[in-house]
Molecule: transfer RNA
Organism: Parcubacteria group bacterium RIFOXYD2_FULL_52_8
RNA sequence: GGCCUCAUCGUCUAGCGGCUAGGACGUGACCCUUUCACGGUCAAAACCGGAGUUCGAUUCUCCGUGAGGUCA
Repeated sequence: GGCCUCAUCGUCUAGCGGCUAGGACGUGACCCUUUCACGGUCAAAACCGGAGUUCGAUUCUCCGUGAGGUCA
């Protein structure tokens, strides 16, 4: 340098054009308990950046950034 894959809550991840963007762990509040732990209920928390296509983009296309792989 060429090609391929990936980027979503703090972490791991689901999603394949119209979702309130879901789940687990973690965090906070409350309940339970004499207290802690365990358990239960509730809550907050995310689409890498820009452009394009589309009535509508996390999803498709292009460019960039970052990570990984492969060839040279």